[in-house]
Transfer RNA from Terasakiella brassicae, 74 nucleotides, folded computationally.
It matches the Rfam family "tRNA". Gene Ontology term of the family: triplet codon-amino acid adaptor activity.
The coordinates come from a structure-prediction model, not an experiment, and the mean pLDDT is 81.
C1' cells in the first nucleotide's frame, strides 16, 4: 500500500425485510426480604447506534468518505 471483517449502555454482545418507543446479560443506584450478611425479588439511572456526507416519506440498518481495531496478502 491492497483486501476482508468489525465499531450499538461502564463491560461483553444481540438487533430479522429500512418502519414510528433501540434491547439482553453483567455492573451501578434505591427499595423489599434477613438479627446481620449472602442469595433472591422489584424499580430506576445510564445511548451523538465511531464521525461526516448522501439516498429515502422514514436510516443503527442502504451508499460513499474518514478514524480506530483485528486478520490476510504484498
Nucleotide at each position: 500500500g491492497g483486501g476482508u471483517c468489525g465499531u450499538u449502555a461502564g463491560c461483553u454482545c444481540a438487533g430479522u425485510u429500512g418502519g414510528u418507543u433501540a434491547g439482553a446479560g453483567u455492573g451501578c443506584u434505591g427499595c423489599c426480604u434477613u438479627g446481620a450478611c449472602a442469595u433472591g425479588g422489584c424499580a430506576g439511572a445510564g445511548g451523538u447506534c465511531a464521525c461526516a456526507a448522501g439516498u429515502u416519506c422514514a436510516a443503527a440498518u442502504c451508499u460513499u468518505g474518514u478514524a480506530c481495531g483485528a486478520c490476510c496478502c504484498a